[in-house]
RNA sequence: GCCACGGGAGAGCCCCCGCGCGCGGCCCGCGGCUGCGCGACGGGGCACCGAAGGGGCAAGCGCGUUCGGCCGCGCGAAACUCUCAGGUCUCCGGACCGUGGC
Numbered sequence: 001g002c003c004a005c006g007g008g009a010g011a012g013c014c015c016c017c018g019c020g021c022g023c024g025g026c027c028c029g030c031g032g033c034u035g036c037g038c039g040a041c042g043g044g045g046c047a048c049c050g051a052a053g054g055g056g057c058a059a060g061c062g063c064g065u066u067c068g069g070c071c072g073c074g075c076g077a078a079a080c081u082c083u084c085a086g087g088u089c090u091c092c093g094g095a096c097c098g099u100g101g102c
Stems, first nucleotide, its partner, number of pairs: 001102007012046001014045005019039009047088003053084001054082003060075005
């Protein structure tokens, strides 16, 4: 580093439109309109989270300049920070950790 299994936080079960499914009603015909409910489906809006991924920076080191210092440039970590991406009941995902194996 890879594989398998297990553990694993945070934040709206928000609003609108469409689509699909279920139940009902009306018209009346093998379809149209409409009400309610559900959706780990698509799009939009506002709010929020940070632990896929991604961006940023300290000390320090190097270079330039100088007698030296200041200054400029480069390298430079994170669970810090940003929130692009992603995420906000559940499923999935999930940094990181454990067990076994290569």
Predicted 3D model of a 102-nucleotide RNA (Glycine riboswitch aptamer) from a soil metagenome. The model forms 90% of the base pairs in the Rfam consensus.